[in-house]
RNA sequence: GCGCCUGUAGCUUAAUGGAUAGAGCAUCAGAUUCCGGAUCUGACGAUUGGAGGUUCGAGUCCUCUCAGGCGUA
Numbered sequence: 001g002c003g004c005c006u007g008u009a010g011c012u013u014a015a016u017g018g019a020u021a022g023a024g025c026a027u028c029a030g031a032u033u034c035c036g037g038a039u040c041u042g043a044c045g046a047u048u049g050g051a052g053g054u055u056c057g058a059g060u061c062c063u064c065u066c067a068g069g070c071g072u073a
Stems, first nucleotide, its partner, number of pairs: 001072007010025004018056001027043005049065005
């Protein structure tokens, strides 16, 4: 250089082009406890790497680009 794969919450991840992008862990609050842990309840947290396009509708399809990984000479 060329080809392929991956990128979604602090972390791990789900989602057939169609409801307000769903959950687990973590964090915070409450219940419980003498206190803590465990358990239970609730809350917070995502513009789906970035930009553009197609579509009534895009995390998903197309183009460019960024980061990481693999292959190849």

Predicted 3D model of a 73-nucleotide RNA (transfer RNA) from a Patescibacteria group bacterium. Taxonomically the source falls in Bacteria candidate phyla (Bacteria). Its Rfam family is "tRNA". It is annotated as a transfer RNA. Model confidence (mean pLDDT): 83 of 100. The sequence is in RNAcentral, with records from ENA.